RNA sequence: GCCCCCGUCGUUCAACGGAUAGGACGAGAGUUUCCUAAACUCCAAAUAGAGGUUCGAUUCCUCUCGGGGGCA
Numbered sequence: 001g002c003c004c005c006c007g008u009c010g011u012u013c014a015a016c017g018g019a020u021a022g023g024a025c026g027a028g029a030g031u032u033u034c035c036u037a038a039a040c041u042c043c044a045a046a047u048a049g050a051g052g053u054u055c056g057a058u059u060c061c062u063c064u065c066g067g068g069g070g071c072a
Stems, first nucleotide, its partner, number of pairs: 001071007010025004018055001028042004048064005
C1' cells in the first nucleotide's frame, strides 16, 4: 500500500429494516437476617463519529476513527 472482519450499558452477548434497544454477570436501593452471605423485588446504564437511502436504520450505502487478520 491492497483486501477482509469487527466496534451495542462497567463486562460479556442478543436484536427480519418496524414494540419502550433485551438478557446474563456486575453497580445502586429495598425486603429478609443480630450482622454478613444467599434469595426475592425495584432501579440506573449503551448502538465509535459524520453524512446518505428509507415512511422508518443497531441493521443497508459512503467517508473518517479505533481494533484484529491476510497478502505484498